[in-house]
Context: one part of a larger RNA
Molecule: large-subunit ribosomal RNA, domain V
Organism: Minisyncoccota bacterium
RNA sequence: CCUGCGGCUAGACAGAAAGACCCCAGAAGGUUUACUAUAGUUUAGUAUUGGGUUUUGGUUUUGAAUGCGUAGCGUAGGUGGUAGACUUUGAAAUUUUACUUUCGGGUAGAAUGGAGUCGUCAAUGAAACACCACUCUUUUAAGGCCUUAAUUCUAAUUUUUGUAUCAGCAAGAUAACAGUACUUGACAGGUAGUUCAAGUGGGGCCCUUGCCUCCUAAAAAGUAAUGGAGGCGUUUAAAGGUUGGCUAACUCCGGAUGGAAAUCGGAGUGAUAGGGUAAAGCCAUAUGCCAGCUUUACUGCAAGGAGGAUAUUCCGCGCAGUUGGGAAACCAGAACUUAGUGAACCGAUGGAUUUUAAUAGAAAAUCCAGAGAUCAUCAGUCAAAACUUACUCUGGGGAUAACAGGCUAGUAGAGCCCGCGAGUCCAUAUCAACGGCUCUGUUCGGCACCUCGAUGUCGGCUCAGCGCAUCCUGGGGGUGGAGAAGCUCCCAAGGGUUUGGCUGUUCGCCAAUUAAAGCGUUACGUGAGCUGGGUUCAGACCGUCGUGAGACAGGUUGGUCCUUAUCUACCGCAGG
Numbered sequence: 001c002c003u004g005c006g007g008c009u010a011g012a013c014a015g016a017a018a019g020a021c022c023c024c025a026g027a028a029g030g031u032u033u034a035c036u037a038u039a040g041u042u043u044a045g046u047a048u049u050g051g052g053u054u055u056u057g058g059u060u061u062u063g064a065a066u067g068c069g070u071a072g073c074g075u076a077g078g079u080g081g082u083a084g085a086c087u088u089u090g091a092a093a094u095u096u097u098a099c100u101u102u103c104g105g106g107u108a109g110a111a112u113g114g115a116g117u118c119g120u121c122a123a124u125g126a127a128a129c130a131c132c133a134c135u136c137u138u139u140u141a142a143g144g145c146c147u148u149a150a151u152u153c154u155a156a157u158u159u160u161u162g163u164a165u166c167a168g169c170a171a172g173a174u175a176a177c178a179g180u181a182c183u184u185g186a187c188a189g190g191u192a193g194u195u196c197a198a199g200u201g202g203g204g205c206c207c208u209u210g211c212c213u214c215c216u217a218a219a220a221a222g223u224a225a226u227g228g229a230g231g232c233g234u235u236u237a238a239a240g241g242u243u244g245g246c247u248a249a250c251u252c253c254g255g256a257u258g259g260a261a262a263u264c265g266g267a268g269u270g271a272u273a274g275g276g277u278a279a280a281g282c283c284a285u286a287u288g289c290c291a292g293c294u295u296u297a298c299u300g301c302a303a304g305g306a307g308g309a310u311a312u313u314c315c316g317c318g319c320a321g322u323u324g325g326g327a328a329a330c331c332a333g334a335a336c337u338u339a340g341u342g343a344a345c346c347g348a349u350g351g352a353u354u355u356u357a358a359u360a361g362a363a364a365a366u367c368c369a370g371a372g373a374u375c376a377u378c379a380g381u382c383a384a385a386a387c388u389u390a391c392u393c394u395g396g397g398g399a400u401a402a403c404a405g406g407c408u409a410g411u412a413g414a415g416c417c418c419g420c421g422a423g424u425c426c427a428u429a430u431c432a433a434c435g436g437c438u439c440u441g442u443u444c445g446g447c448a449c450c451u452c453g454a455u456g457u458c459g460g461c462u463c464a465g466c467g468c469a470u471c472c473u474g475g476g477g478g479u480g481g482a483g484a485a486g487c488u489c490c491c492a493a494g495g496g497u498u499u500g501g502c503u504g505u506u507c508g509c510c511a512a513u514u515a516a517a518g519c520g521u522u523a524c525g526u527g528a529g530c531u532g533g534g535u536u537c538a539g540a541c542c543g544u545c546g547u548g549a550g551a552c553a554g555g556u557u558g559g560u561c562c563u564u565a566u567c568u569a570c571c572g573c574a575g576g
Base pairs, nucleotide, nucleotide: 001576002575003574004573005572006571007570010568011567012566014563015562022397023396024395025394026393027392028389029388030387031386034194035193036192037191038190040187041186042185044183045182046181047180048179050153051152052151053150054149057146058145059144060143061142062141063140064139065138067136077135078134079133080132081131084118085117086116093112094111095110096109097108098107099106100105158173159172160171161170162169163168197209198208199207210232211231212230213229214228215227233378234276235335236334240294241293242292243291244290245289246288249269250268251267252266253265254264274283275282277340279338280337281336298321299320300319301318304315305314306313310379323332324331325330346372349369350368351367352366355364356363404451405449406447407446408445410444412440413439414438415437416436417435421431422430458533459531460530461529463525464522465521466520467519468518471496472495473494474491475490476489477488478487479486498512499511500510501509502508539557540556541555542554543552544551545550
């Protein structure tokens, strides 16, 4: 050196399982004052469903009654006709009963009675209930129809018993209720189907989402961020149009009340003022301020452009009509400009008539106009929508978090420079403020670069390798080093660096020692070496939160740690 055998498990980001954590997309289970349905319960109506009596209310037919301002013999409803009407088929009068009343009376019935009574005539706005016709107010009787409520009946229906369990028959009970069907309103996680936004230096919480102005924006335009600042979701009949006119604001000086600021006069600067409102741009011949007259804050178009992926958007010469202002030329299709907003669908409104299904109408449709959205997740899913999962599942992601590594070095640790000051005096024996310059890659972070078809996570045990910024032991310098014991700095990594109590602890505190009981790194060394106390599945309890399902870097108890070593490495043995 080669080969073989026996060991060991540090590595092969070893094997096993398309990561259970996290995120994204989807699903499922659960919950509820998510949405929408629905079982079920219940309300009402109709049908099955019939007969009486009483009763409430309405309407209608027939009969009867009823009607009082003043004047007037008097209880005159209204209109019209007419000069007669009623009466031995019993008038006046008297007695009596009932109803009604404005208490005067009126109407009807019965008895006695035996021949009259009333109108036309005077008064009255209106003339006779003398008579006839129609009709109004109010009341009443009877009947019809509808209706309210109660009660009753039996023959539907329901049900019990007997007979021969059923068909049937007989005897009861209940009863037009109940039950059933259809329609209708309410309650309704009992059940079901679904939804539960995106952006996001992981996700969640918070915040934001459309439009306008400025900066970022790199002197055309445009240009991002959870970059920095602010506004808008209107207002105005004048704050619009036109014609004519005018010029602010501040400082100083002077002047009664009067002051820092009111109004008055002078000077100076020159737009700092004002322009409904944010900001920017712009404005003095004014786009600012005042006054007169007014409605162009018009109708129908539109050459040509700006800007945009598209759609929306913006500017506008000029023509026709009709107005306003001005002597006129002219100006005017809102506002100094840029925000003040919403596509389709849908139903409703006004207008028009080209259309339509026999004709006419009605209705519908079409076209034109304007209105209805915090559709604000603002290019707007549907008219209509929240939670939870540690019982979870599927597809994906190292496009994206937790461990480890990497980059960085704010934070952390260390060194150096300057030296306020402390050190009795004295910056530098020792300590060192305010600052400055470096280093390390150990803390907490930032980034999200390998790994989510898996790189096992704290601590302990075992076995350790390395660094030196050295805890002890060694050698030196300084000292505020007398000696001893120290303090501080330089060199130095050969060797060493304890045992217990508490806690899962690392750490830490305590006890007893020691020459000393170092700090780090090695995937916070080491689970194919061990453990499994902690964290971090499924059970359960408490507190708090939540209506609830459930949740909690809150607590508590319980809880399966797989692999026979192929290669490299290492330790041995044997052969050539």